[in-house]
Molecule: c-di-GMP-I riboswitch aptamer
Organism: Candidatus Eiseniibacteriota bacterium
Order: sequence, then structure tokens, then C1' cells
RNA sequence: CCAUGCUCAGAGCAAACUGUCCGAAAGGUCAGGACGCAGAGCCGCGGAGCUAAGGAUCGUGCGCCGGGACGUUCCUCCGGAUGCACUGUCGAUGCUGGCCGGGCCGCCGUG
Repeated sequence: CCAUGCUCAGAGCAAACUGUCCGAAAGGUCAGGACGCAGAGCCGCGGAGCUAAGGAUCGUGCGCCGGGACGUUCCUCCGGAUGCACUGUCGAUGCUGGCCGGGCCGCCGUG
């Protein structure tokens, strides 16, 4: 230097779960805790997956405007734009990175 992880040493990280705080959620922070990890170090580039706040949109309800009917108003019927609420759909700029690939750096052993 290249390849490699059967074996060694010293370290390192820390799933689930619990508490805490942040977040609309997904998820994350910190502490405890260890299922695992030879890159479970860094990036977040490609893919995959998760969520769906803002936004778009279907529908329904309420409100508003116009019209038909009626002597008038309400009710009811038709149409319209728009506001609010609710259910659904789409959707990442959010997230995972311990799902796969890629890039960078690196410990020990072995050949």
C1' cells in the first nucleotide's frame, strides 16, 4: 500500500422500554437502559420508507349573494363566488439514516 473480518487488545456507539423537553405529526434532545453494531463514525448525494403542518382539491354542513315559487318574510328548490368547520385524497420544504447503495475519514487483527 492492497485485500480481508475467522481470531486478539484497548476503546467507541446504543435498539426496545422508562422519564424529560421540542415538534402538527413522523420523529428528535437529554438522562437511564442494552437488542445489537468492524464503521451503528461523518455527509445526506441516489433510491426506499414514515409523517402531512402550510398548500391544492372532492364532498358535507353553516354563513353570504342572486334567481324560481309564494301577497311578503321564513322554509323549500336552483345557481354563484367566497369565508369558516369537519371527513377524505394529493403532496416534502419535514423526518429515518440502526433500510439499501454512494462519497469522505478512521482503530485493531489477519493475509